[in-house]
RNA sequence: UUGAAGAGAAUAGCGCCAGGACUGCUUGCAGUUGACGAGGACCAGAUUUAUCGAAAGAUUCGGCGGGUGAUCUGGAGGUUUGAUACGACCUUAAAAGUAUGACAAAAACAAUCUGUGAAGAUUGAACAAAUUCAUAUAGGUAUCCUCC
Numbered sequence: 001u002u003g004a005a006g007a008g009a010a011u012a013g014c015g016c017c018a019g020g021a022c023u024g025c026u027u028g029c030a031g032u033u034g035a036c037g038a039g040g041a042c043c044a045g046a047u048u049u050a051u052c053g054a055a056a057g058a059u060u061c062g063g064c065g066g067g068u069g070a071u072c073u074g075g076a077g078g079u080u081u082g083a084u085a086c087g088a089c090c091u092u093a094a095a096a097g098u099a100u101g102a103c104a105a106a107a108a109c110a111a112u113c114u115g116u117g118a119a120g121a122u123u124g125a126a127c128a129a130a131u132u133c134a135u136a137u138a139g140g141u142a143u144c145c146u147c148c
Base pairs, nucleotide, nucleotide: 014065015064016063017062019061020033021032022031023030024029025028036053037052038051042075043074044073045072046071047070048069076091077090078089079088080087082144083143084142085141086140097137098136099135100134101133102132109124110123111122112121113120114119
């Protein structure tokens, strides 16, 4: 979109609204609001309350669904200054840890536009943290090898 089905596109602070709050008309209808970005996927299974900060102060409350999170197990792969095995830590830029440094968008403010209104949209310049990125540091046991 459609009567339905099918197909296609987009979206993971993602989607939706029946509680609540608010608005309009009049007592019951119609509407508005209902998470601001950073970050995140080896494969499979199970479990589960899924990382980080921002907000002129916080309804971003509450509910439902979903989700790249976390833990455990198995498989594949990488590192552990050469090889093999085990162990440990990781996931294709493939040690934990430690130190230093770096990186937003909303909100607010101003202007403009839409709406009867609640409210919504556009433009303008900043400010974070992290299990993110960069640099530095940083490496088990046993056997074998000694060119490494």
GlmS glucosamine-6-phosphate activated ribozyme aptamer from a Bacillota bacterium, 148 nucleotides, folded computationally.
The RNAcentral record of the sequence draws on Ribocentre.
Its Rfam family is "glmS glucosamine-6-phosphate activated ribozyme aptamer". Rfam describes the family as follows. This entry contains a glucosamine-6-phosphate activated ribozyme that is found in the mRNA for GlmS. GlmS is an enzyme that uses fructose-6-phosphate and glutamine to generate glucosamine-6-phosphate. The ribozyme catalyses self cleavage of the glmS mRNA that is thought to regulate GlmS activity. It is annotated as a riboswitch.